This is a predicted structure of a 352-nucleotide part of an RNA (small-subunit ribosomal RNA, central domain) from Cyanidium sp. Atacama. The coordinates come from a structure-prediction model, not an experiment, and the mean pLDDT is 82. The RNAcentral record of the full RNA draws on ENA, Greengenes and SILVA. The source organism's lineage runs through Eukaryota, Rhodophyta, Bangiophyceae, Cyanidiaceae and Cyanidium.
Context: one part of a larger RNA
Order: sequence, then C1' cells, then structure tokens
RNA sequence: CUGGGCGUAAAGCGUCUGUAGGUGGUUUAUCAAGUCUGCUGUUAAAGACUGAGGCCCAACCUCAGAAAAGCAGUGGAAACUGACAAGCUAGAGUAUGGUAGGGGUAAAGGGAAUUCCCAGUGUAGCGGUGAAAUGCGUAGAUAUUGGGAAGAACGCCGGUGGCGAAAGCGCUUUACUGGACCAUUACUGACACUGAGAGACGAAAGCUAGGGGUAGCGAAUGGGAUUAGAUACCCCCAGUAGUCCUAGCUGUAAACGAUGGAUACUAGAUAUUGUGUGUGUUCUUUCAUACAGUAUCGUAGCUAACGCGUUAAGUAUCCCGCCUGGGAAGUACGCUCGCAAGAGUGAAACUC
Repeated sequence: CUGGGCGUAAAGCGUCUGUAGGUGGUUUAUCAAGUCUGCUGUUAAAGACUGAGGCCCAACCUCAGAAAAGCAGUGGAAACUGACAAGCUAGAGUAUGGUAGGGGUAAAGGGAAUUCCCAGUGUAGCGGUGAAAUGCGUAGAUAUUGGGAAGAACGCCGGUGGCGAAAGCGCUUUACUGGACCAUUACUGACACUGAGAGACGAAAGCUAGGGGUAGCGAAUGGGAUUAGAUACCCCCAGUAGUCCUAGCUGUAAACGAUGGAUACUAGAUAUUGUGUGUGUUCUUUCAUACAGUAUCGUAGCUAACGCGUUAAGUAUCCCGCCUGGGAAGUACGCUCGCAAGAGUGAAACUC
C1' cells in the first nucleotide's frame, strides 16, 4: 500500500454554510463515451507454460506451439452508467391556514436578597471554626425599625419539559427578526445528498481601549490557623486582577451522546411535549389513532465485553473527516495566524 477499523482499546473536524469534486428519483426516444463481444495488427529474442527431441538420465540444450493480458484499428449489442431531447411526481422547494417555544438583537420597567450610607431603638459583645485566632465593636458593633444609594443575578412556576447548528438560552413588557412542526390542497418539476480548499459562529480563561465597581464572589497577595516544618491542599479574616457593559482580538475545552451527515428498511411496551383527526360528552377532563420531537425498557440482530437496540452501536447505499504499537511529543524545526499568551500544521534520532 492493501486490508481492517473509529461509543469505552489508536481513531468523528466544536458546529454550521457552501465552491470544486464524488454520488444521485422515475418514463420514453436517440447516440454509443464507459461496458460487453467478433476480427486484424502489435507487444524483439531469451525466460515462464505445453508437447516433442539431443547429451546414458537429470540439470542443461534444441525445435515447435499455445494462452492470458495491454495498446491501436475495425465490425456489432444496447440491459446498466453516461450524453442529449421530451415528460412525470413519490425526493426537494414554494404558496395558504394554524400552533408551540428560556431561538436571536435592542430598549424600557420590576421585586426579593446582599453590601454601604443616614437616622431611631438598644447594650456588650459580634463573627468564625473540628477547636481557635486574626478581624469588627463602648469613637456604640451584632440585632432591630425607617429612609436612601449601588452593582450583579433573576426565587417559586421548573419538569429524564421547551428552543437553538453547536457554543448556549430562564423576572416582565414592547419593537425588529431567524428557524421548526401540523393541516390542506394548489404550484415548480430532481431544483437533491455530501463537501477537499474557503467562509461564518464558537463556553470559560486571557489580551487591547474606554466605562462600571467601597454590591457580592474572588486567582495573586497579606494575615490567622493547621503542621516537626507548611513558601501548600482544606478552614478563617481581608483583598488586587477578574467576574459586569461597549468596541475589537484570541479560537481553545472531558466543545461529550467520548457516537460525522443524508436516505431507506427491520417486533413491541410505557411515559411525556406540539399539532391534527375520530369516539364520547351540555362543556371540560377522557379514550383511540396519525405525524413531528424527547426519554425509559426491550425482540431480532450486532458487540471483546459493557452495552446498543425505529433517536441503532442492526441491515444497506452515497459523501466527508480520522486511525495504523508505547514513549520521545502534540515536542523540535519550518511556515501561516496572533498585540501577547499562544493557536494551526507537525516530524525524527533514540528507546522499550
């Protein structure tokens, strides 16, 4: 390389959009590029194969023959692929009518709590821990009542419940806006799937500039403890960066379902979300069923086992990505990107 693989052993890009490419529903007609087939030419000799012969045999040597396969030319076949033409509607999309939703962006508003400030009541403790101490407090704390300010987060509802491509999204209202699902027929007529490069988005931490901030929390740091020591984990008292907002950058995570996307097929049971239809009912609840989700069990089958099991890790097809013993190493070097931190790409010697 081939082959075999990728939930947990090495291996699915964090996610999506999409270029080239690859692949592609159904009917008819034509062509004949692929495909199949006949013939011709050619593919030196030697070697290999088959059959004879010569050295006593063999090795060795000589003669004759044939096949396979490739290439080129030429004649044919038309099922499949392809090309072209004309159609179809089961894929895909559009329209119409509904529905659910923490989907996104912006603005406005709200209450509880926390801390701080002011005032009242009130007096000696408070706080904290395994136990303490540092700390706060007679300059009146903690507690409690009233008033005010600030910033951040939104209790209950809340749910193996919903939405989103993923990251993620939860107080209320308004504006703008993306997608999904269901139903009905009508329309377009394969317009599809995947997707190397490329582009977009991408938690937290971090960076740049400005704002916010004595809210709370809190790396670093200081102090108290612990300890033989304790430059630490854990605990306590403080506390800077940060956490928040705006504009840019970074581009990584156990970015996980450790499971790429699309399509088709293959027992069921239960729960639940959205919608429709039917039954029933005065109405509502209910019951049955279809489609689209979300979960739990489970048959066949698969799996090394665990387990998966119509939301497959089953049975198949198409496209992409990735793996090929452990370490050295996600390192070195080079290149690209970045303000930096670093990211992407990514070895070898050597060693077991």